Model confidence (mean pLDDT): 83 of 100. A computed fold for a 1436-nucleotide RNA from a metagenome, annotated as small-subunit ribosomal RNA. Its Rfam family is "Bacterial small subunit ribosomal RNA".

[in-house]
RNA sequence: GCGGCAGGCUUAAUACAUGCAAGUCGAGGGGCAGCACGAAUAGCAAUAUUUGGUGGCGACCGGCGCACGGGUGCGUAACACGUAUGCAACCUUCCUUCAACUGGGGAAUAGCUCACCGAAAGGUGAAUUAAUACCCCAUAAUAUUCGAGAGUGGCAUCACUUUCCAAUUAAAGAAUUUCGGUUGAAGAUGGGCAUGCGCAACAUUAGCUAGUUGGUGAGGUAACGGCUCACCAAGGCUACGAUGUUUAGGGGAUCUGAGAGGAUUAACCCCCACACUGGUACUGAGACACGGACCAGACUCCUACGGGAGGCAGCAGUAAGGAAUAUUGGACAAUGGGCGCAAGCCUGAUCCAGCCAUGCCGCGUGCAGGAUGACGGCCCUAUGGGUUGUAAACUGCUUUUAUACGGGAAAAAACCCUCGCUCGUGAGCGAGGCUGAUGGUACCGUAAGAAUAAGGAUCGGCUAACUCCGUGCCAGCAGCCGCGGUAAUACGGAGGAUCCAAGCGUUAUCCGGAUUUAUUGGGUUUAAAGGGUGCGUAGGCGGAUUUGUAAGUCAGUGGUGAAAUCCUGCAGCUCAACUGUAGAACUGCCAUUGAUACUGCAAGUCUUGAGUACAUAUGAUGUGGGCGGAAUGUGUAGUGUAGCGGUGAAAUGCUUAGAUAUUACACAGAACACCGAUUGCGAAGGCAGCUCACAAAACUGUAACUGACGCUGAGGCACGAAAGCGUGGGGAGUGAACAGGAUUAGAUACCCUGGUAACCCACGCCUUAAACGAUGAGAGCUAGUUGUCAGUAAGCAUGCUUAUUGGUGACGCAGCUAACGCAUUAAGCUCUCCGCCUGGGGAGUACGGCCGCAAGGUUAAAACUCAAAGAAAUUGACGGGGGCCCGCACAAGCGGUGGAGCAUGUGGUUUAAUUCGAAGCAACGCGCAGAACCUUACCCACCUUUGACAUCCCGUGCUAUCUAGAGAGAUCUAGAGUCCCUUCGGGGCGCGGAGACAGGUGCUGCAUGGCUGUCGUCAGCUCGUGUCGUGAGAUGUUGGGUUAAGUCCCGCAACGAGCGCAACCCUCGCUUCUAGUUGCCAGCAUUUAGUUGGGCACUCUAGAGGAACUGCCUGCGCCAAGCAGGAGGAAGGCGGGGAUGACGUCAAGUCCUCAUGGCCCUUACAGGUGGGGCUACACACGUGCUACAAUGGCGGUGACAAAGGGAUAAUCCCUAAAAGCCGUCUCAGUUCGGAUUGUCCUCUGCAACUCGAGGGCAUGAAGUUGGAAUCGCUAGUAAUCGCGGAUCAGCACGCCGCGGUGAAUACGUUCCCGGGCCUUGUACACACCGCCCGUCACACCAUGGGAGUUGGUUCUACCUGAAGACGGUUUCCCAACCGCAAGGAGGGGACCGGCCACGGUAGGGUCAGCGACUGGGGUGAAGUCGUAACAAGGUA
Repeated sequence: GCGGCAGGCUUAAUACAUGCAAGUCGAGGGGCAGCACGAAUAGCAAUAUUUGGUGGCGACCGGCGCACGGGUGCGUAACACGUAUGCAACCUUCCUUCAACUGGGGAAUAGCUCACCGAAAGGUGAAUUAAUACCCCAUAAUAUUCGAGAGUGGCAUCACUUUCCAAUUAAAGAAUUUCGGUUGAAGAUGGGCAUGCGCAACAUUAGCUAGUUGGUGAGGUAACGGCUCACCAAGGCUACGAUGUUUAGGGGAUCUGAGAGGAUUAACCCCCACACUGGUACUGAGACACGGACCAGACUCCUACGGGAGGCAGCAGUAAGGAAUAUUGGACAAUGGGCGCAAGCCUGAUCCAGCCAUGCCGCGUGCAGGAUGACGGCCCUAUGGGUUGUAAACUGCUUUUAUACGGGAAAAAACCCUCGCUCGUGAGCGAGGCUGAUGGUACCGUAAGAAUAAGGAUCGGCUAACUCCGUGCCAGCAGCCGCGGUAAUACGGAGGAUCCAAGCGUUAUCCGGAUUUAUUGGGUUUAAAGGGUGCGUAGGCGGAUUUGUAAGUCAGUGGUGAAAUCCUGCAGCUCAACUGUAGAACUGCCAUUGAUACUGCAAGUCUUGAGUACAUAUGAUGUGGGCGGAAUGUGUAGUGUAGCGGUGAAAUGCUUAGAUAUUACACAGAACACCGAUUGCGAAGGCAGCUCACAAAACUGUAACUGACGCUGAGGCACGAAAGCGUGGGGAGUGAACAGGAUUAGAUACCCUGGUAACCCACGCCUUAAACGAUGAGAGCUAGUUGUCAGUAAGCAUGCUUAUUGGUGACGCAGCUAACGCAUUAAGCUCUCCGCCUGGGGAGUACGGCCGCAAGGUUAAAACUCAAAGAAAUUGACGGGGGCCCGCACAAGCGGUGGAGCAUGUGGUUUAAUUCGAAGCAACGCGCAGAACCUUACCCACCUUUGACAUCCCGUGCUAUCUAGAGAGAUCUAGAGUCCCUUCGGGGCGCGGAGACAGGUGCUGCAUGGCUGUCGUCAGCUCGUGUCGUGAGAUGUUGGGUUAAGUCCCGCAACGAGCGCAACCCUCGCUUCUAGUUGCCAGCAUUUAGUUGGGCACUCUAGAGGAACUGCCUGCGCCAAGCAGGAGGAAGGCGGGGAUGACGUCAAGUCCUCAUGGCCCUUACAGGUGGGGCUACACACGUGCUACAAUGGCGGUGACAAAGGGAUAAUCCCUAAAAGCCGUCUCAGUUCGGAUUGUCCUCUGCAACUCGAGGGCAUGAAGUUGGAAUCGCUAGUAAUCGCGGAUCAGCACGCCGCGGUGAAUACGUUCCCGGGCCUUGUACACACCGCCCGUCACACCAUGGGAGUUGGUUCUACCUGAAGACGGUUUCCCAACCGCAAGGAGGGGACCGGCCACGGUAGGGUCAGCGACUGGGGUGAAGUCGUAACAAGGUA
């Protein structure tokens, strides 16, 4: 792109313009307006007139149809529907069969004609006429009605058959060989009525009903019936859900589901209901009638204003509503229907066509080859590769579909006509002929040519499919989880991929998954859920055994379960969808026959369930009365004196008017110490001094009695802690409210002093609790062990054992449980019955009902909102939880900081710039082991642009260097100036040029590597296998000891192992050996000098060794590990110090050491130069130095060091130590202290102005030991003293090292801080710097109340009373019949009556809308106030 088959107002049963959808029959009739033909007359003709003569036929009378077909789903919760029956209580036009009949007469009336009224619609009057219209008479029974008799049968009333008597009632013709008409009987078809069962929600609807229920009689109907009426009775329905309200047409079926179920009622079929809304009847076989009538109402239209007309929920179509649903088409050819003898006419039923990807089904958009794997796109690790991709180009082939041309159906067989045959009053059969809207369609053939034909969604997981760019919590996505804050597979684009495909996605809805309403097939200790407890009604369930019955149950048979659908076979369209045909099925209902195990029912028997009797004995069981002591308070009296009381500490309070304390007496009320318990009793709530009375109860024992009498229990009734309410008492103590005192930021609390109600008694209410074992009641069964309470029995050893029943505890097996746990007192295995649950919040709330004096209780929702809420257990973390342990953590000490001046770093401020980083411990004398320039990254100014630096290409050798000039310099200008090596190819070094590129202390340490800090040198962190647990996980690693240590020992469902600890390494301490130069010098020479000879003993140097291991002894300990003490030893229990830092934590620090992803700059964010800045200074902090002085200052003297540096150097140099000792000063702002300032000088360096260090002289500030607070240190340590080094031209109070002198204290682990192990609680897991509650304030949302107001619906009473049928009256009218007539029968009209629709008045019920104001609730990001809960949450 195409075709086939199907479907197409789900909303307004809203309103409808226009056309069509029900007519037909002349073979019923009178007739003839119009058409056609013929005839006649006139006329030459055209034509005109006449003529029912013929075909036919408008309107009319008459017959049949219009009650079917078609539409819709308003109403209806009902015998409406479905299913199965019944009618002995019924009707049925047309059709079929049978029987009988079809004789005679009559009077009208439409039409037509005339007249009249009206705008119209329509109507009135007169005259005349026909019939298959109407009427009368005759005939007539198996018809109808009344009565009488007999028989048979059944289902109660009864039915059927038969006999007799009486009465009543029929008819129609037309046409020409058929169609009719009448009566009766039967059939068929279609209906009517009745009944069983089935068929919505709500109990926040519990009572409803007066024609109501029944009877008798009458009326009415086709028919039964309160269907209607009169009278009588007082019934009828209802918890197995009446009544009410709301919703809804029902079914076959459709969708889904394994099924059971759940949802639905579009298309097709059956039934019902309706036809603008409400009522009513007429006609008719059939209607209370979609395209008929009447009335009322609303609406629309016409009008001459008097009055009329209309009803698309038929087919098209229009408007409206709506997310949304088609043509004002063709044909009666077929099927079916109406009428007709027929031809035929009618048929928006129907058959077809049109529109719509709305669904289902089918077909196509090409096939094969083709690699330089082309171009282009996209991606990358980018000279190249991957992918798009055999995809394209290109070559060959095919032609479905589309296009063009040509051919071309089936659906058609009948009716009818002609002929023939059988036959003959009818009819049947055969042959031929006639008829197609769809449609020149389906289908077939031919032609040309890949030609005419691909989109949509998705790509984080669920879920098939991945990259780049853009964006930067923005824009956006999203079904759930969730993506997006600069590297987004999740947003947007692109490339690629995946899935479907003429479709693909989205949305909505239904079922499924959902065992998430659980019959199949769930639960209820702690997750939601056991009623507070008992008694008991209905109901449900029920012991053993016998007989009967056969309702349930099971089996057979019969009927039915419409068709279509579903399923199976076969068949037809080329296949399929679709359709045809046959079968199966329709799991249901009814009837009937049988079976009898179980249940039921009836009758009987039994004792084991249940109860009774008797006996024993128990208890804080209940109700009422009496009695008692201790304590407390008060009163009186005595003694006695200054406080008492209370608390963490206090105060309020009491007390010299005599308290508290103490003694005696008296009074009052309430509660009952010890016993006392894991005790006992009770249905639960609950019950405690002793005693009496009354009442009740379980248990045990006997087995005498009854004989299933039982269990549970919706409603119902009763009981029911505390608090509370009412009335009347009582009131010692305690003690809500309240008052005061404290505490506190506050303290309407916790603590204290008082204190009313209340707690007590009597009577009456309330009826709720964490009313808990968070565990309903009853029954049976299923290992045990061990206590205890109340009994009984047996045995003996006489106070024990054994057995047993009932209660009450602990532990534990099987089993169960999500786990925790339960476990004969079940949460196990079964049975019966009841209550209750179905995500969290809203909410146990609102409204309504019931109860209550009130407080309130009980029953009990919804809107809205969230994606969780919750249970148990695990691992951590935490605790103002517990236990054990450690650390200069505290304590005990010594010395400091915080106060002063200065140095240095930081913050802040300032500035052109004061470059950047570091931020609690773990930033702050840190990066910086050293900023005057440089460094330098910052600022200002001046310059350069392939660049100061690297690689490549081309050209060149002018270079380098020197001189002069300009300039602040970089740099520029001018001049001089033969570049070097060479294997002769070139290379090195420079200069010029082009571009690739360089360069960046620019950003991101939250993209990273590396390195580092910290917990912490803390003792921890893990693994394999095994075992335990559903699992997370546990065990090991816990426990008892011990250690500095997860160090070691012992034990143990663990056994082992790894990273850590320790050790191995360096150094110091003792010693041996080796070696003596530059070291050393005892003895021997020598010298100014270990300078030299000599020596290597010693010191020392630097190599290799030894030495220490709880090895030995005693005690303790478990005969262990180990600990304490001792000996020896240079050193003793890790000998001192160093290096060494587990798994990890802090998104710790560093992109400015270095490296590096991404981003950014590229005549600048790069590079060069000069100058400035990093050195500023109201201030704040950290770290230090120097001091404040006599343990000192100053002067003199002064020995012994170590370590290191100088390129090398045990040789030479730095090199002088400081302390110490002697003298002096004598408590002062000083001979303390040295800041600050002036001046002179030295050194380094291109250069000391900003901005260096040192020295001399002079100056001589603050400061007299430092508030709160805070730091270091446990021995060669602190303190104190100096020395050296790195960096470095110069610059140290800093840093890193070195040695000298050389203390004090540690009782101890309660407390502060940090840490380790075990355990406990947890609502924490970003892990307590956690979580989290309530008021208030703001915004939004839904909702309750609300004076009222608006509307719907319904009920009651009354008023009104159209049309209509019924009844009555009638002085009105009238053709058939009777009658001579009058008149009668009958009909019509009018009037009256009751009934009744609409309407009205009044009052109720109920449901909605709105509503000032008001109540709480929910949500929101941040806010205010506190901190109620979670840990002992700081008052459990």